[in-house]
Record summary: A computed fold for a 390-nucleotide part of an RNA from an activated sludge metagenome, annotated as large-subunit ribosomal RNA, domain III.

Context: one part of a larger RNA
RNA sequence: GAGUAACGAAAAUUCCAGUGAGAAUCUGGAACGCCGAAAGCCCAAGGGUUCCUGCGGAAGGGUUAUCCGCGCAGGGUUAGUCGGGUCCUAAGCCGAGGCCGAAAGGCGUAGGUGAUGGAAAACAGGUUAAUAUUCCUGUACCACUGUUGGAGCGUUAUCAGCAAUGGGGGGACGCAGGAGGGUAUGCGUACCGGGCGUUGGUUGUCCCGGGUUAAGCCCGUAGGGAGAUCUUCCAGGCAAAUCCGGAGGGUCAAUCCUGAGAGGUGAUGACGAGCUUAAUUGCGAGCGAAGUCGCAAAUCCCACACUGACAAGAAAAGCCUCUAGCGAGCUCUAAUGGUGACCGUACUCGAAACCGACACAGGUGGGCGGGGUGAAAAACCUCAGGCGUU
Numbered sequence: 001g002a003g004u005a006a007c008g009a010a011a012a013u014u015c016c017a018g019u020g021a022g023a024a025u026c027u028g029g030a031a032c033g034c035c036g037a038a039a040g041c042c043c044a045a046g047g048g049u050u051c052c053u054g055c056g057g058a059a060g061g062g063u064u065a066u067c068c069g070c071g072c073a074g075g076g077u078u079a080g081u082c083g084g085g086u087c088c089u090a091a092g093c094c095g096a097g098g099c100c101g102a103a104a105g106g107c108g109u110a111g112g113u114g115a116u117g118g119a120a121a122a123c124a125g126g127u128u129a130a131u132a133u134u135c136c137u138g139u140a141c142c143a144c145u146g147u148u149g150g151a152g153c154g155u156u157a158u159c160a161g162c163a164a165u166g167g168g169g170g171g172a173c174g175c176a177g178g179a180g181g182g183u184a185u186g187c188g189u190a191c192c193g194g195g196c197g198u199u200g201g202u203u204g205u206c207c208c209g210g211g212u213u214a215a216g217c218c219c220g221u222a223g224g225g226a227g228a229u230c231u232u233c234c235a236g237g238c239a240a241a242u243c244c245g246g247a248g249g250g251u252c253a254a255u256c257c258u259g260a261g262a263g264g265u266g267a268u269g270a271c272g273a274g275c276u277u278a279a280u281u282g283c284g285a286g287c288g289a290a291g292u293c294g295c296a297a298a299u300c301c302c303a304c305a306c307u308g309a310c311a312a313g314a315a316a317a318g319c320c321u322c323u324a325g326c327g328a329g330c331u332c333u334a335a336u337g338g339u340g341a342c343c344g345u346a347c348u349c350g351a352a353a354c355c356g357a358c359a360c361a362g363g364u365g366g367g368c369g370g371g372g373u374g375a376a377a378a379a380c381c382u383c384a385g386g387c388g389u390u
Stems, first nucleotide, its partner, number of pairs: 013031006032388004040368004046348002050346001051075006060068002080141002082344003087118002092113003098107003122139005142340012161326002166322004175308003180302003185296004191210005196204001212270002216265003223258004227252008236244002271291001274287004310313001354363002370382004
């Protein structure tokens, strides 16, 4: 220079009360304002204790501070079913032998590794200051493994049963378009509870609030797909095969597979407007009415199902089956037991907690995303919820 510029989006503040040495800034209440395809909610990545509680007031906080994502201390993350690993493979990576290369090393077969994909199984309610599909209550399901009952087959070939690191099936898939059936959800409503006006009117076709319920199990629908079954033969499927495939013959018009949702049950349960209880507010505890039907309707489900076109749209395991092989006890079914260990789980996540040197007008993948007007996820207003950006 200068007590100058600036104090980081122009969403906005005001009042009362409390606490305190001290209050524009903290807490409670009231009013006002802002977002609402977000400035709300839930995940992934990343961060790593920032979460909750108590105490604090140096520094950090662009002011203040009794406050904080700050300091100190204590507490907090509970799983057979969610995610991961114990399973599988893709690109990529590593790579026994091998090939190449002055060396270092490069490439690469078998093989391994590697999810962003495939593969068993859980929902609703309640609860904590802080966790919950994890705890509790209720109701389920899956895998493996016993026991008991019932039915059946077999013990040396008339081979009961198990069963490949092998064969086959399956898993198994793209895009566009339109139609159909549904549901979430919303709107309304029977019904239930409450109200009757401090201001002209308001016992009425009035006003306000509620009108909610899962997985599982039973049923097998709207629809979609495939002809089904028996038998003979066979140079194919690197050995074998009753499996798959190929070629014939017979019989039957149905049979099988798949499939949302609805309905029933789950539920004489839960939740539930509100009411009661304490001197008042608050916390807590207890009780608890109705809980029906209709309309609209998805970008979600049936389902890449159908139709269409060409650029012709992963793999492997789990699973089923076939033998090779193993093989003396075994299979099916019902009931009832047991086991289910390990790692993650707090909090943030369009951000003051991640990436940007900052509490930075930038950047950051996925899901949900109500109502009114509307073609709409636009725009404006607004629920729930969150904020007024120090």
RNAcentral holds the full RNA, with entries from SILVA.